[in-house]
Context: one part of a larger RNA
RNA sequence: CGUUAGAUACUUGAGGGGAGUCGGCCACAGUACGAGAGGACCUGGCUGAACGAGUCCCUGGUGUGCCAGUUGUUCCCAUCUAGGAGCAGUGCUGGGUAGCCACACUCGGACGGGAUAACCGCUGAAAGCAUCUCAAGUGGGAAGCCCAACCCAAGAUAAGGUAUCUAAGGUCCGAGGAAGAUUACCUCGUUGAUAGGCAGCUGGUGGAAGUGGAGUAAUCCAUUAAGCCAAGCUGUACUAAUAGACCAAAAAUGAGCAG
Repeated sequence: CGUUAGAUACUUGAGGGGAGUCGGCCACAGUACGAGAGGACCUGGCUGAACGAGUCCCUGGUGUGCCAGUUGUUCCCAUCUAGGAGCAGUGCUGGGUAGCCACACUCGGACGGGAUAACCGCUGAAAGCAUCUCAAGUGGGAAGCCCAACCCAAGAUAAGGUAUCUAAGGUCCGAGGAAGAUUACCUCGUUGAUAGGCAGCUGGUGGAAGUGGAGUAAUCCAUUAAGCCAAGCUGUACUAAUAGACCAAAAAUGAGCAG
């Protein structure tokens, strides 16, 4: 821009895409078969590998504005003791919430139908027999083909359908997001839990400081499951989403009025 008024929501599916894998074990059964050695079809069950999709409940990794320990150094504080801050790759080390992730978890390839290939048939002449048949006719038969299952899909220009609306709807602006380079997408904007703050909870670290006590001391004990705490959950209008601006349709038919 089109889809022939303008919109919102939900859809149909022409057409297209992805996927399509391969083992092991058990039962049938040591059966059929076979002199024996050996050893099935069919059917059912169980379990894997690689691959793919999704997810973070479990396990694990990361987690540079979480917690703790600790070395050197420069400082702060009441000089020191004690306590604390910066820097040294996040100084180093031990853990670790959310998120992200795999080594984790869940699921998938199916079931079924149709037409077939090689191949196996039935009936059957040409050719009194025989013959599955580039004779008429008629069946079976693959991981392959077409469906089915999953995903996209009306620019499918033959541009589809349904419901609703008619200043409807949209944009700007603002608070944000498991969305994201920008854009787009999604949520919210006081008729409000959108973000921050605050409160509680979950969870992490692991027992703060100060004080008291024990010990010659290093250190330990009590107060104390302490103190501190990011992204998580719930609640709560305290703060900020104020106020507002802009864009935005009329073809056909019908009706009314005027000439």

Predicted 3D model of a 259-nucleotide part of an RNA (large-subunit ribosomal RNA, domain VI) from a Pseudomonadota bacterium. Model confidence (mean pLDDT): 86 of 100. It matches the Rfam family "Bacterial large subunit ribosomal RNA". The RNAcentral record of the full RNA draws on ENA. The source organism's lineage runs through Bacteria, Pseudomonadati and Pseudomonadota.